[in-house]
Context: one part of a larger RNA
Molecule: small-subunit ribosomal RNA, central domain
Organism: uncultured bacterium
RNA sequence: UUGGGCGUAAAGAGCGUGUAGGCGGUUCGGUAAGUCUGCCGUGAAAACCUGGGGCUCAACCCUGGGCGUGCGGUGGAUACUGCCGGGCUAGAGGAUGGUAGAGGCGAGUGGAAUUCCCGGUGUAGCGGUGAAAUGCGCAGAUAUCGGGAGGAACACCAGUAGCGAAGGCGGCUCGCUGGGCCAUUCCUGACGCUGAGACGCGAAAGCAUGGGGAGCGAACAGGAUUAGAUACCCUGGUAGUCCAUGCCGUAAACGAUGAACACUAGGUGUGGGGGGGAGUCGAAUCCCCCUGUGCCGAAGCCAACGCGUUAAGUGUUCCGCCUGGGGAGUACGGCCGCAAGGCUAAAACUC
Repeated sequence: UUGGGCGUAAAGAGCGUGUAGGCGGUUCGGUAAGUCUGCCGUGAAAACCUGGGGCUCAACCCUGGGCGUGCGGUGGAUACUGCCGGGCUAGAGGAUGGUAGAGGCGAGUGGAAUUCCCGGUGUAGCGGUGAAAUGCGCAGAUAUCGGGAGGAACACCAGUAGCGAAGGCGGCUCGCUGGGCCAUUCCUGACGCUGAGACGCGAAAGCAUGGGGAGCGAACAGGAUUAGAUACCCUGGUAGUCCAUGCCGUAAACGAUGAACACUAGGUGUGGGGGGGAGUCGAAUCCCCCUGUGCCGAAGCCAACGCGUUAAGUGUUCCGCCUGGGGAGUACGGCCGCAAGGCUAAAACUC
C1' cells in the first nucleotide's frame, strides 16, 4: 500500500509458448455506455456554516436559510474511450526468389593423442617435486619400432566471428528438421503488444534401470609439507564423467540490465544480404540501404562508476519484483520429488 524504485545500494521470474485480463494503427457512418451539461426528484432529524430569537451573558436551547462528495429520472452535446457497421495499408502475417550459420535430432565415418595387450631392439633405471618420498622397474620398466584393442574429446582453421528464446552449440559426410536475414511490394487487411495462472524447454552435480569405462577424478589409501595439515604438492584410485530411457528443476541460469513499440549527434571495426556510380578483363577498393555484433563518444541520464540509436536518454503499454540488518530463503502448512531436495513462505526474539 500512497509514493519511490529494481546494472553495482533491497529489487527483472533461467528461458520460451500462450489462456484469462490489461492495452491497442488510420478513416467514414451509426449509437450514446463511459465523459460533459441543463432541469426534476431524492439526499431524515441531530451535527456543521449562517440570519434572527430565548435563559442577566456564555455554554446550552428554539427558529429560518445554506451545505449535503452521492444516487435516480429526464432533455441535450459527441472531441476522446467503448460498442455496431463500412473502408484503408504505414503495424502484423503470407507469397515468390535468394542467402549465411558450432541452431536441433538421428545414422555413419576419419585422423592425432593417452592407456592397455602382443612382438622386435635395448639396459638400469624410470617417474615425480621447491626438494623428496610413496609408486613402477633385472619376473626386463622408462626410451624406441611394428601390430592390435578400447573409450573419450575433436589441435590447426578460430575470429570482442557465427547460430539459438535461454540453457547452450565446434572433426567430416548423409538424412530429417526449426528459426533468421535480404530483395520484389504481389496477397490478407489490425489478424497486434504484453501476459496472472497453465504448459513446455532448461548447464553442472545428483537419482533410478541397463550398458560402457581410455583419460581425468569427489570419496578413500599412501607419500610429503607442517606445531598440526582430516588441505594446498606427489603416487594411486571408487563413484562420476560417456550411451539409452526416465527423474531432478537448481546456478555468479550475468549484460548481475523483463518484453514490445516510437523518438533523440556522430566516428570507427567486423559478420550476413542488397543497390548504384567510379574503377577493373574480372575482383579488391570507394559511396548508399537493411540486418547483426564490438569499441569510442554530442545531448541527456546517473550517488558515483559509468550508460549513451544494442540506452542505464525521452515517452507509451503490459508483466515480474523490492520496502532496514540478523533470525531466514529457515520453521510450520501445502504442492512436487524415488531420494537428495525444490517451490511457496512467516513469527517470536534481537541490533